A computed fold for a 99-nucleotide RNA, annotated as TPP riboswitch aptamer (THI element). The prediction has a mean pLDDT of 77. Rfam family: TPP riboswitch aptamer (THI element). Rfam describes the family as follows. Vitamin B(1) in its active form thiamin pyrophosphate (TPP) is an essential coenzyme that is synthesised by coupling of pyrimidine and thiazole moieties in bacteria. The sequence was found by an Rfam model in a public genome assembly.
[in-house]
RNA sequence: UCAAUCGUAUUGGGGCGCCGCGCCCGUCGCGCGGCUGAGAAGUACCCAUUGAACCUGAUCCGGGUCAUACCGGCGUAGGAAAUUACGAAGGCAGUCGGU
Numbered sequence: 001u002c003a004a005u006c007g008u009a010u011u012g013g014g015g016c017g018c019c020g021c022g023c024c025c026g027u028c029g030c031g032c033g034g035c036u037g038a039g040a041a042g043u044a045c046c047c048a049u050u051g052a053a054c055c056u057g058a059u060c061c062g063g064g065u066c067a068u069a070c071c072g073g074c075g076u077a078g079g080a081a082a083u084u085a086c087g088a089a090g091g092c093a094g095u096c097g098g099u
Stems, first nucleotide, its partner, number of pairs: 001091002005088005010082001011048004016042001017035007054079003060073004
C1' cells in the first nucleotide's frame, strides 16, 4: 500500500406461510401439535451491489402433498439495502540490518 478472502462492529434491507386438534355458532384470535426452512414474531434469523436475502411477474407453469413456492421451472427477466468502518491472515513495493 492492496483487488479478492475471512472476522467484528455500526448503519441499513427483508420474510414469517401451510395443516390438524381444542376454546368459539362461525370468522378472527389464542393455545397445543405437525410440515418445509437459516428464520414461520424470535431481541432471533437471513441479506447489503461479486446483491436468488427479499419483492414483482404470479390468482403463472410442471411435479408432489392432508395442505402450503413443499420441490423444480420461470431466472443471464424486471427491481432490491454500505461499493461503510476496523481488524486478521496474505500479496506486492520500499527502507534498514546481517551473510